[in-house]
RNA sequence: AGUUGAAAAAGCCAAACCUAUUGUGAAAUAGGGACGGAAAGCCGUGGGUCUUUUAGAAGAUUGCCAGGUUGCCAGC
Numbered sequence: 001a002g003u004u005g006a007a008a009a010a011g012c013c014a015a016a017c018c019u020a021u022u023g024u025g026a027a028a029u030a031g032g033g034a035c036g037g038a039a040a041g042c043c044g045u046g047g048g049u050c051u052u053u054u055a056g057a058a059g060a061u062u063g064c065c066a067g068g069u070u071g072c073c074a075g076c
Base pairs, nucleotide, nucleotide: 002076003075004074005073012037013036017032018031019030020029021028022027035063041069042068043067045066046065047064048061049060050059051058052057
């Protein structure tokens, strides 16, 4: 450096739900809480789904699937 994996060790994140706030909305943020996750770290790049709109277009979702990029431990 590449690759495989989570058995061990150190850790990390946090579903549903509840409360408060923001937003037209999808949803997001904070606290609680753990279904789970080897990137459930980051990027809306390509799809998918959802919201607003007559459409155009503008948004949301990375814990929907790909892709890009960075990273801990162990084996090879």
Notes:
Predicted 3D model of a 76-nucleotide RNA (c-di-GMP-I riboswitch aptamer) from Epsilonproteobacteria bacterium (ex Lamellibrachia satsuma). Of the family's consensus pairs, 95% are formed in the model. It was read from a public genome assembly, where an Rfam model found it. The coordinates come from a structure-prediction model, not an experiment, and the mean pLDDT is 85. NCBI's taxonomy places the organism under Bacteria, Pseudomonadati, Campylobacterota.